[in-house]
RNA sequence: GCCCAUGUAGCUCAGUUGGUAGAGCAAUCCUUUCGUAAAGGAUAGGUCGUCGGUUCAACUCCGACCGUGGGCU
Numbered sequence: 001g002c003c004c005a006u007g008u009a010g011c012u013c014a015g016u017u018g019g020u021a022g023a024g025c026a027a028u029c030c031u032u033u034c035g036u037a038a039a040g041g042a043u044a045g046g047u048c049g050u051c052g053g054u055u056c057a058a059c060u061c062c063g064a065c066c067g068u069g070g071g072c073u
Base pairs, nucleotide, nucleotide: 001072002071003070004069005068006067007066010025011024012023013022019056027043028042029041030040031039049065050064051063052062053061
C1' cells in the first nucleotide's frame, strides 16, 4: 500500500426484506432471612465510532474518514 471482518448500555452480545433500540452479567432499590449468600421483582443507564448522502422515515442502504482484529505484498 491492497483486501476482508468488526465498532450498539460499565462488560459480553442480539437487533434479516428500512418503520418507537433489546437480552444476560454488573450497578441501585425492594421482597424473602435473626443476618449473609442464593432466589424473585423493580429502576436507572444509549448523540447505535465520526461526518455526509438517499428516503416520509436509517443501527439497518450508499460514500468518505477514524479505531480494532486478521490476511496478502
Molecule: transfer RNA
Organism: Candidatus Parcubacteria bacterium